[in-house]
């Protein structure tokens, strides 16, 4: 410096996100999502059904990249 979970308000089909509170943690917890891998959700679509599927989501999962101090 950033800011987890819980809780409150809102958006969304959901995953999740935004704001407030809060502070678990992090030397990159800065940035990057059809330009790598992986994970989550499944509205629409497909299927008799079970279910399948991302163009949706996650970078505080790995990764790429930039950077402070020494």
């Nucleotide at each position: 410096g950033c800011a987890a979970a819980c809780c409150c308000a809102g958006a969304g089909a959901a995953a999740u996100c935004u704001g407030g509170c809060g502070g678990c943690g992090c030397a990159a917890a800065g940035c990057u999502a059809u330009a790598g891998g992986g994970a989550c959700u499944a509205a629409a679509c497909c299927g008799u059904a079970a279910g399948g599927u991302a163009u949706g989501u996650c970078a505080g999962c790995c990764a790429g990249u930039u950077g402070c101090c020494g």
Overview
A computed fold for a 70-nucleotide RNA from a pig gut metagenome, annotated as c-di-GMP-I riboswitch aptamer. Its mean pLDDT, the model's own confidence on a scale to 100, is 89.